[in-house]
RNA sequence: GCUGACGUAGCUCAGUUGGUAGAGCAACUCCAUGGUAAGGAGUAGGUCGCCAGUUCAAGUCUGGCCGUCAGCU
Numbered sequence: 001g002c003u004g005a006c007g008u009a010g011c012u013c014a015g016u017u018g019g020u021a022g023a024g025c026a027a028c029u030c031c032a033u034g035g036u037a038a039g040g041a042g043u044a045g046g047u048c049g050c051c052a053g054u055u056c057a058a059g060u061c062u063g064g065c066c067g068u069c070a071g072c073u
Stems, first nucleotide, its partner, number of pairs: 001072007010025004019056001027043005049065005
């Protein structure tokens, strides 16, 4: 330099015929216990890497840029 994959909550990831974004763990509150852990119920946490484009509507499609990984030279 070229090619491909990936980037979504604090962490690991889902979301794939475009239609208002979710799970598990972690955090916080409550229940429960003599107390702790385990357990049960709930809450909060995201401008979906950035900037444009297409569309009535974009996490999803298109282009550019940034980052990570792999391959080729």
Molecule: transfer RNA
Organism: Patescibacteria group bacterium